[in-house]
């Protein structure tokens, strides 16, 4: 000190998450040792049991034991018990801190003066004696005290102004001396003990002030002893503390009373600090003691281990009655994530009694458990490379674990044995140690006894494999898993901490994410609608005094703890002592005077007022005004208006629309007019009149800071709707009807009700926006435009130039996250007020106040989700624009859709009908040629290291092959036979068996090469430096002109390059020169082939242009890219292809396969659809004759000529050609010329079917082409719709060729022959490019996204009720008790106030559950629409 996470990507805003550090923790895996410390946080929930508070015999009489001395110990009486120890429920102020004050007390302690005289009466114990189960108790006798009473005395003590009056006491011990009844009396003297009084000290407590001290205003008003006085009573003591009268205050937005929650402080944590959060252990204070209540007693209590009373609980009980209170220490259940031994000792400290000894002290002082927390220690050190086995990885060659281990040499902290041992003790001696034979020491033994957890995508230090396959799982956030996971789960490595490591919860930090230091509000979340304004806050210039303020000084801020500085004690640290420093604040004293308060005293710029002009849709009233409209008459006039996108509802022959007159009604006020004015805002517009608000300027007369701002609080406040009563042309929710839709409760049309209008009363919300509160002030300008004033200028207006307010547009600095603001600030300061803190729930619920209702206003929380969102950017879209360009349309020819067949896909069938391609970009495609073969299917039968290939080993050797039988459907099985390589060798070859290992058209084209389709032969796409921008980005590449063109050219914060493209460059085709060459009859200067040239460049001429260009013209074979072809950028489509190949990964293959051999079958399968062709429908035609003109191409397992035979397919013989020679090959056909058909299902058409034949080929049955003869179907130009193509181009005629034994070739690539029509034009349809332009889209409009219903699951409000909680009121009842009163000698009795608990009664207030109903919220693939984003297809939205 920052990162992660909204996006394509960016900047900003905003939230969520992470990294630190803390604890009285817990849980999970682990666990060697010491020291120091810590440990019932939950039920202040109940508790068995033993202990925690007793002393005093020298206050007293007496019991018992003992021979005495003397000792037990219960009762009387004294101090203690009100401290120690606990616990934190209540308490928001009767509590705590911090700083003062006094109307007060005090046992024990210290100091000082006095005093302690003289009687008396009971009563426990005891002892009889009664009742009771007990615990207890009662009654009769006696008895003593430092027990009680009564009397004297009485100071500096109470009361009193003073006179004067009133209050006390206890005695015990030692000594010594008399006496005697010998155990007691008496007497004196000391007091180490008491007592009483009375002052005072020390410390302690009691009361009161001030200031500090949690949360909600969805708690706003509370309060009758309340507030205050008088007199009383009461207390230690002030005081409504209490009672009685008399006043009506008292407290409150500076938050009163209420609800909620809490003990309070020193002080802990965390933080740079201000903050924030917390109140364990220590410490100080308060309160509590089962629960409520109350006294008594005492110096002190309204008392933890005292005591009434009531309660609930738990126990004994003989049922009649009794007893208890662990929040002392220890232990038990119970709940709980969780929190310990029924341990040792009074040695020391400390407290209690005591004259002392001493007792008693679960305080304390120690041990134990618990890694619960901080510190320390250790689990070994040097050496040790064949880098050892092993395990993981590997690119297979190695690396890694790892100098680690092994071995080696060494030490002993620790451990374990043994011995030895403290200090802590201080009291003159003396005796005294729980801890503990511990700590420390000293020998021995031996590496001996000691390591784990969390993590390795990023954030965040640390990687690979092997397993799963969106499944298991993982996760703090972001995300990871759908067959190559560093992110799941093992394992190797590695990384952090380390006797501990995670996790979980919680609090600080980071968060400047409530910002006082230190934030914001145009458009991200946020400016109240607007104004007057009252508290409040803020406030001009001069002075003077004063509390604040600085400032110094004195007290005080307990101790402990933090901080920092010295020292010291445990071996060191943690711990633990000693000493300064410092430390918020707070109250006393001196001293400064700049500020800002207060008070005075003044002054004029703020501010206001005055005179004088001015401008205005500023407001309230009334009065008039025309034009349109629309109603009625009534007059002309006749079939039609009307209304759409088109129509149709409506309206008209009872006379409408039009068109005249007359007259009635409402409501708005054309032109003037504008970026205008004015007003606080809403808002305000014919015209005129009254009344009335507010602003400018100009003069510097007037008043003396009057001022700004503004919670509350009044008043205004469009539009809509509301209430009462009117008016009602016009438009026009809701409603009807008519179209439009799949559907249309809509958009469009006909009508139309409330409303719009007026007048009085509500309601008070708007995207009420400038999405910018109000005021001062200060900071370049250029322009416009309203209203004013000066000057100058005119005779006067205008013009010009200063200056005041106001309205606008553009810019400087600044400012902003940008986009924009920019003297009318969103700049740069001041001062006030209002609001904002992630998104959804929600401006909603509950509550509350307003309202007649509709509703405003206030205003949340569960639960959810990690983004929502602002500006800008690059793209893709748009039923957004503009330009431009394409056989895109359009004008034209000609087709397809309809028939028959051919070929292909779907489908359906089938053992199988192999597989892939499915929108343009599949479907005469992969196929340039399925009868076997191909083959990948299928059905049967065969082989199993394989059919084919590589290696190694062996053995043979021509075992390969021949030949012969048997089986069979064939592949193969099984069987007999001849027969036996090559080289000197090393070796080679060749099968054969055996082990590696083959094989796969099996899966993935979403693992991937390479290779294609498409956009599109569209002209685009980009890069480096430079320059802009906080950044994505942008500029070049946009602009103008032109081009088929990002082609050229001007201009340009751009100059330049690279790919495509243009142009060259390659290839054919047209002209032509030269050379060369074969063929052709025989020549060539010819045709032709072929090479190397020439030629076309807008060059020339005319117009237009700055240029480039661009229109016309000549010449010319060809003219503006001369045709044509190849040539295909960045990319897009997870397009297409693992079956063309090649390729990672899975997958089948030691018992027969997915691999491979065969025989056969099938890919041809036949109700249907659909594509792409072919062949017709005919006379621009068909038929038969006749006669002409080509070109690319092909050819030895060939192409095949002449002749011969067949009607003919085709045979027979085979000349001549490896081809310019031969041959295909002929007469190429359409075409000419003749003859016939004569408009019909024909002399069109030529399918289908029968017969008979050819030819390939191991074999034409499934399933082949061809010929003869016969047969002659549909069909007469094809609905919607839809396709090609702009010239040698469409149309139309044949020819070749490859595949290939052969062919289903009507395919498909060539190739010549004949040869048009049309293009005004870009409005439409498609499709493309370039600017721009909106966007909520980026998977990119096949996008995004909204709402109902349905289905499930949640949380929360609402609910007819039911249930319990708290507080508080009125009434009844009314225990103990104090207090009063009566009675009584006394004890007591008896009544009353008052009051715990209980009861009752209406209400309040919080929960908690509930049939239903309604909303909200989430949820891979439901339903209905299509409602926003684009002009979202009706702009969207308050």
């Nucleotide at each position: 000190a920052g990162a992660g996470u909204u996006u394509g990507a960016u900047c900003c805003u905003g939230g969520c998450u992470c990294a630190g550090g803390a604890u009285g923790a817990a849980u999970g895996c682990u666990g060697g040792c010491g020291g120091c410390g810590u440990g019932g946080a939950u039920g202040a929930g109940g508790c068995a049991u033993g202990c925690a508070a007793g002393u005093c015999a020298a206050g007293g009489g007496g019991a018992c034991c003992g021979c005495a001395a003397g000792g037990u110990a219960a009762c009387c009486g004294g101090c203690a018990g009100a401290c120690g120890a606990g616990g934190u429920a209540g308490u928001a102020a009767u509590a705590c801190g911090c700083a003062g004050g006094u109307a007060c007390a005090u046992a024990c302690c210290g100091a000082a003066g006095a005093g302690u005289c003289a009687g008396g009466u009971a009563u426990a114990g005891c002892u009889c004696g009664u009742c009771g189960a007990a615990a207890g108790a009662c009654g009769g006798g006696g008895u003593a005290a430092u027990c009680c009473c009564u009397g004297a005395u009485a100071g500096u003590c109470c009361c009193g102004c003073a006179a004067g009056g009133g209050u006390a006491a206890a005695g015990g011990a030692g000594u010594c001396u008399a006496a005697u009844u010998u155990a007691u009396u008496a007497g004196a003297c000391u007091u180490g003990c008491g007592c009483u009084u009375u002052u005072u000290g020390a410390a302690u407590g009691g009361c009161c002030u001030g200031c500090g001290c949690c949360g909600c205003a969805u708690c706003a008003g509370g309060u009758a002893g309340u507030u205050g006085g008088u007199a009383g009573g009461g207390u230690a003591a002030u005081g409504g503390c209490c009672u009685a009268c008399c006043a009506a205050g008292c407290c409150u937005a500076u938050g009163a009373c209420g609800c909620g929650u809490a003990g309070g402080g020193g002080a802990g944590c965390u933080g740079a600090g201000a903050g924030g959060c917390u109140g364990a252990c220590c410490c100080c204070c308060a309160c509590c003691g089962a629960u409520g209540g109350g006294a008594c007693u005492g110096a002190g209590a309204c008392a933890c281990g005292g005591c009434c009373c009531a309660u609930a609980c738990a126990c004994c009980u003989a049922c009649g009655g009794g007893u208890g209170g662990c929040u002392g220490c220890g232990g038990u259940c119970g709940a709980g994530a969780a929190u310990c031994u029924u341990c040792c000792g009074c040695a020391a400290u400390g407290g209690g009694c005591g004259a002392a000894a001493g007792c008693c002290u679960g305080a304390c002082g120690g041990a134990g458990c618990g890694a619960c927390g901080c510190c320390g220690c250790g689990u070994g050190a040097u050496u040790g490379a064949u880098g050892a086995a092993g395990u993981c990885c590997u690119u297979c060659g190695g690396g890694a674990c790892g100098u680690a281990a092994a071995g080696a040499u060494c030490u002993u902290u620790u451990a374990u044995g043994c011995g030895u041992g403290a200090g802590a003790a201080a009291g003159u001696u003396a005796u005294u140690g729980a801890u503990a034979g511990u700590a420390g020491c000293g020998c021995a033994u031996g590496a001996a006894u000691a390591a784990g957890g969390g993590g390795c995508u990023c954030c965040u230090a640390a990687c690979u494999c092997u397993g799963u396959g969106c499944c298991a799982g993982c996760a703090g956030g972001a995300g990871c898993g759908g067959u190559a996971a560093u992110a799941c789960a093992g394992a190797g490595g590695c990384c952090c901490c380390a006797a501990g490591c995670a996790u979980u919860a919680u609090c600080c930090g980071g968060a400047a994410u409530c910002a006082c230091u230190g934030g914001g509000c145009g458009u991200a979340a946020a400016g109240g609608g607007u104004g007057u304004g009252u508290a409040g806050g803020c406030g001009g210039c001069u002075a003077u005094g004063u509390a604040g303020u600085c400032u110094u000084u004195u007290g005080u801020g307990a101790a402990a703890g933090a901080u920092c500085c010295c020292c010291g004690g445990c071996u060191u640290a943690a711990c633990c002592g000693g000493g300064g420093a410092g430390a918020c604040g707070c109250a006393g004293g001196g001293g400064a005077a700049a500020c800002g308060g207060c008070a005075u005293a003044g002054c004029u710029u703020g501010a206001g007022g005055g005179u004088a002009u001015g401008a205005g849709a500023g407001g309230u009233a009334a009065a008039g005004g025309g034009a349109a409209c629309u109603c009625a008459u009534g007059g002309u006039g006749u079939a039609g208006g009307g209304g759409u996108g088109a129509a149709a509802u409506c309206c008209g022959u009872u006379g409408a629309u039009a068109u005249c007159a007359u007259g009635g009604g409402g409501a708005a006020c054309a032109c003037c007019a504008a970026a205008u004015g004015c007003g606080a805002a809403g808002g305000c517009a014919c015209u005129u009149u009254a009344c009335u608000g507010g602003c400018a300027u100009a003069c510097u007369c007037c008043u003396g800071a009057c001022g700004c701002u503004g919670a509350a609080a009044c008043a205004c406040g469009a539009a809509a709707g509301c209430g009462u009563g009117g008016g009602a042309a016009u438009c026009g929710a809701a409603u009807g009807g008519g179209a439009u839709u799949a559907g249309a409760u809509a958009c469009c049309c006909c009508a139309g009700u409330a409303g719009u209008c007026c007048a009085c009363g509500c309601c008070c919300u708007a995207a009420a926006c400038g999405a910018u509160c109000c005021u001062a002030a200060c900071u370049a300008g250029u322009u416009a435009u309203g209203a004013g004033g000066a000057g100058u200028a005119u005779c006067g207006a205008c013009c010009c130039u200063c200056u005041u307010c106001g309205u606008g547009a553009c810019g400087u600095a600044g400012c902003u996250a940008a986009c924009g603001c920019g003297u009318u600030a969103a700049g740069u300061u001041a001062g006030g007020c209002g609001c904002c803190u992630g998104g959804g729930u929600a401006g909603u619920a509950c509550g509350a106040u307003c309202g007649c209702a509709a509703g405003a206003u206030u205003a949340a929380a569960a639960c959810u989700c990690a983004a929502a969102g602002g500006a800008a950017u690059a793209g893709a879209c748009g039923g957004g624009g503009a330009c431009u360009u394409g056989c895109a349309c359009a004008a034209g020819c000609g087709g397809u859709g309809g028939a028959u067949c051919a070929u292909g896909c779907g489908g359906c069938u089938c053992a199988a009908u192999u597989c892939g391609a499915u929108g343009a970009u599949a479907a005469a495609c992969g196929a340039a040629g399925a009868a076997c073969c191909u083959c990948a299917c299928c059905a049967g039968g065969g082989u199993u290291a394989g059919a084919a290939a590589c290696c190694a080993a062996g053995a043979c050797g021509a075992u390969u092959g021949c030949u012969c039988c048997g089986g069979g459907a064939a592949a193969c099985c099984g069987g007999a036979g001849a027969g036996u390589c090559c080289g000197c060798a090393a070796g080679g070859c060749g099968g054969c068996u055996u082990g590696g290992c083959a094989g796969g058209u099996g899966a993935u084209g979403c693992a991937u090469g390479g290779u294609c389709g498409u956009c599109g032969u569209c002209a685009g796409u980009u890069c480096g430096u430079g320059g802009c921008u906080u950044g994505a980005g942008u500029u070049g590449u946009u602009c103008c002109c032109u081009u088929c063109a990002g082609u050229g050219g001007g201009g340009u914060a751009a100059a330049g390059a690279a790919c495509a493209a243009c142009a060259a460059c390659c290839c054919u085709c047209g002209u032509u020169g030269c050379c060369u060459g074969u063929u052709u009859u025989a020549u060539a200067u010819g045709u032709c082939a072929g090479g190397c040239g020439a030629g076309a460049c807008u060059g020339c001429c005319c117009c237009c242009u700055c240029a480039c260009g661009g229109g016309g013209g000549a010449g010319g074979a060809a003219g503006g890219u001369g045709a044509g072809g190849a040539u295909g950028a960045c990319g897009c489509c997870a397009g297409a292809u693992c079956a063309g190949c090649a390729u990672g990964u899975c997958c089948c293959u030691c018992u027969g396969a997915u691999a491979u051999c065969c025989u056969g079958g099938g890919c041809u399968g036949c109700a249907c659809g659909c594509a792409u062709g072919a062949u017709a429908c005919a006379a621009u035609g068909g038929g038969c004759g006749u006669g002409a003109c080509a070109a690319c191409g092909c050819g030895a397992c060939g192409c095949g000529a002449c002749g011969g035979g067949g009607u003919a397919a085709c045979c027979c013989u085979g000349a001549g050609c490896a081809a310019a020679u031969c041959g295909u090959a002929a007469u190429a056909a359409a075409c000419a010329c003749g003859c016939c058909c004569c408009c019909a299902g024909u002399u069109c058409g030529g399918a289908u079917u029968g017969a008979g034949g050819u030819c390939u080929g191991c074999a034409a049955c499934u399933c082949g082409a061809c010929c003869u003869c016969a047969u002659g179907a549909a069909g007469c130009c094809g609905g919607a719709a839809u396709c090609g193509c702009u010239a040698g181009u469409a149309a139309u005629c044949g020819c070749g060729g490859g595949u290939c034994a052969g062919c289903u070739a009507u395919a498909c690539c060539g190739c010549g022959g004949u040869g048009a029509a049309u293009a005004c034009g870009u409005u439409c349809u498609c499709a493309a490019g370039u600017c721009u332009u909106g966007u909520a889209c980026u998977c990119a409009c096949c996008g995004c996204c909204c709402g109902u219903c349905a289905a499930c699951u949640c949380a929360a409000g609402g609910g007819a009720g039911c249930c319990g909680g708290g507080a508080a009121u009125a009434c009844c009842c009314g225990a103990a008790g104090c207090c009063c009163a009566a009675c009584g000698c006394a004890a007591g009795u008896u009544g009353g106030u008052u009051c715990a608990c209980g009861g009752u009664a209406a209400g309040u207030u919080c929960g908690g559950u509930g049939a239903c109903a309604g909303g909200g919220a989430g949820u891979a693939a439901g339903u209905c629409g299509u409602a926003a984003c684009a002009a979202g297809g009706u702009a969207g939205c308050c």